[in-house]
This is a predicted structure of a 582-nucleotide part of an RNA (large-subunit ribosomal RNA, domain V) from Candidatus Azambacteria bacterium RIFCSPLOWO2_01_FULL_46_25.
Taxonomically the source falls in Candidatus Azamiibacteriota (Bacteria, Bacteria candidate phyla).
The coordinates come from a structure-prediction model, not an experiment, and the mean pLDDT is 81.

Context: one part of a larger RNA
């Protein structure tokens, strides 16, 4: 070397379960003031459902009684006739009750009276309740007819109980009671329970969530046509305006300098330089003096019907227009005018409703519904718009994927962090460089936080200890040296140097850390923050449960607290250590 035999577990990203964390797709299960529904209740009307009687009130009819501004005898309701009415069938007046009332009076009824009272005349816009007729406002009585409302009946319609039928229940009838047109139940309706029950709850994203952002318009970035992305860098829009719009005519700003009461840096006035810096509702770019800037006159072309041809552009939308025709406005004409100096100011289809219609349908008229044309109604703002309507939580979960995407570890990266150098302002009494070093610069290392998401989600166990260890040197001791602000000793600072060492004990899970006491010293730091097929589970990170704080809840919390299965007595190859054999 090579073989066997006992053994140990560093490795085979070992086995085992198609990761449970997490993110995407789907599912459950739960919760509420997410959204529609169902059941339950509840409200009112119908029906089964009948008699009476009071009480309100409403329609109608009959009888009455009622009407007051100012003038005016005076309580004048309005309109018509009319020149008379009324009375021994009981006038004026008086007394008594009664109703009204603007408190003045008016009617009624009833007794005494015993013969007369009203009207035409004046005032008034209107003239007699003198007499008749209609009819208004209020207002009494009566009837009918009706609605509520209360009371009472008893047959419907519930019940209690006792007989009959029946083998018993149920059921049916008849007898005495309770209640009673109510409950009860039916159709129709209005309200209302997550008690159930379907279902929604977008998306982009340097993992997700939280924040933002999603449509249109300028610039940049976009690399000299266009055209281009990023959660790249900057701003704007969801409109104004009857003139800020059309046309014909005329003007030119703004800033500096001098100069000029009040007057100042800036008013209005003269002059001069400069030339677009000013202004053009509104963002910014491009544009403008022949101006699109700025005054003024007249006015409505902020027009009807097409439109030749272009730009843009998947699509659908989007922009720009010669010309013609019809009819207007300004201009003397030639001409110019279908808004606005240009690009923003914004919504498809469905749906119902408005206006018009010379069109269908229905045998015609009326109507009614459809159709054309026109216009309005969306923060349909997730803005090419899923529905008319819609939020959550899940550690009780599932299920399909994904290293397309997070947390461990590893990898790139070096902002962060460690470590050395460069330059020397100072600091060290004096002097940069014993020693310490500002403001800056160079490098080097991969122990921190962290960035990037590259193997792995058909699974690479995750802190901390215990045990085994091994490896670097930026050296904590022990050893050799230089420089010292090294007298000695004790130290500081630098150079070699990794052979060997680098404690034990209180708290804490805790690495650290503090503390005690010790020592020569009580080093840092890789190794999958070495190590769990070597052990342990205190911690963290399922399910139970407590408090706090947030949530309406369901439940949440790098808050707290208690509990809480660590698989292979089984090693196939590499490795390792022992023993035999050749």
């Nucleotide at each position: 070397c090579c073989u066997g035999c006992a053994a140990c577990u560093a490795g085979a990203c070992g086995a085992a379960a198609a990761g449970a964390c997490c993110c995407c797709g789907g599912g459950a299960g739960c919760u509420u003031u997410a959204c529609u529904g169902u059941u339950g209740c509840u409200u009112g009307u119908u029906a089964u459902u009948g008699u009476g009687c009071u009480g309100u009130g409403a329609u109608u009819u009959u009888a009455g009684a009622u009407g007051c501004g100012u003038a005016g005898c005076g309580u004048a309701g309005g309109c018509g006739g009319u020149a008379g009415a009324c009375u021994u069938u009981g006038a004026a007046g008086u007394u008594g009750u009664g109703c009204u009332u603007u408190c003045g009076g008016g009617c009624a009824c009833a007794a005494u009276g015993g013969a007369g009272u009203c009207g035409u005349c004046c005032c008034u816009g209107a003239a007699a309740c003198a007499c008749c007729g209609c009819u208004c406002u209020u207002u009494u009585a009566a009837a009918c007819u009706u609605a509520c409302a209360g009371u009472a009946c008893u047959a419907a319609c519930c019940u209690g109980u006792c007989g009959u039928g029946c083998a018993a229940a149920a059921c049916a009838c008849g007898g005495c009671g309770g209640g009673g047109a109510c409950a009860g139940u039916u159709g129709c309706u209005g309200g209302u329970a997550g008690a159930c029950a379907g279902u929604u709850u977008u998306a982009g994203u340097g993992g997700g969530g939280c924040g933002c952002u999603a449509g249109c318009c300028u610039c940049c970035u976009a690399a000299a046509u266009g055209g281009u992305a990023a959660c790249g860098g900057a701003g704007g829009c969801g409109u104004u305006c009857a003139a800020a719009g059309g046309u014909c005519g005329g003007c030119u700003a703004g800033c500096u300098c001098c100069g000029g009461a009040u007057g100042g840096a800036a008013a209005u006035c003269g002059g001069a330089g400069u030339g677009a810096u000013a202004g053009c509702g509104u963002a910014a770019a491009g544009g403008c003096a022949u101006a699109a800037g700025c005054c003024g006159g007249c006015u409505u072309u902020a027009c009807u019907g097409c439109a030749a041809g272009a730009c843009g552009u998947a699509c659908a939308u989007g922009u720009c227009g010669c010309g013609c025709a019809g009819u207007u406005a300004c201009g003397a004409a030639a001409g110019u005018a279908g808004g606005a100096c240009u690009u923003a100011g914004u919504g498809a289809a469905c749906c119902g409703a408005c206006g018009c219609u010379a069109c269908a349908u229905u045998a015609u008229a009326g109507a009614a519904u459809g159709g054309g044309c026109g216009a309005a109604g969306a923060u349909c703002a997730u803005c090419g718009g899923a529905u008319a309507a819609a939020a959550g939580c899940u550690a009780c979960c599932c299920c399909g994927g994904g290293g397309a995407u997070a947390a461990c570890a590893g990898g790139c990266u070096a902002g962060u962090c460690g470590u050395g150098c460069c330059c020397a302002a100072g600091a060290g009494u004096u002097c940069a460089u014993a020693u310490c070093g500002a403001c800056g610069g160079c490098a080097c290392g991969g122990u921190u936080c962290g960035g990037c998401a590259c193997c792995u989600c058909g699974a690479u166990g995750u802190c901390g200890g215990c045990u085994c260890g091994u490896c670097g040197c930026a050296u904590c001791c022990u050893g050799g040296g230089g420089g010292u602000g090294g007298a000695g000793a004790a130290g500081c600072u630098c150079c070699c140097a990794a052979g060997g060492g680098u404690u034990u004990g209180g708290c804490u899970g805790u690495u650290c850390g503090c503390c005690a006491a010790u020592u020569a010293a009580a080093g840092c730091g890789g190794u999958a923050c070495g190590u769990g097929a070597g052990c342990u589970g205190g911690g963290u990170u399922c399910a139970a449960a407590c408090c706090g704080u947030c949530g309406u809840g369901a439940g949440a919390c790098a808050g707290g607290u208690u509990g809480g299965u660590c698989u292979c007595c089984u090693a196939u190859c590499u490795g390792u250590u022992g023993c035999a054999g050749g």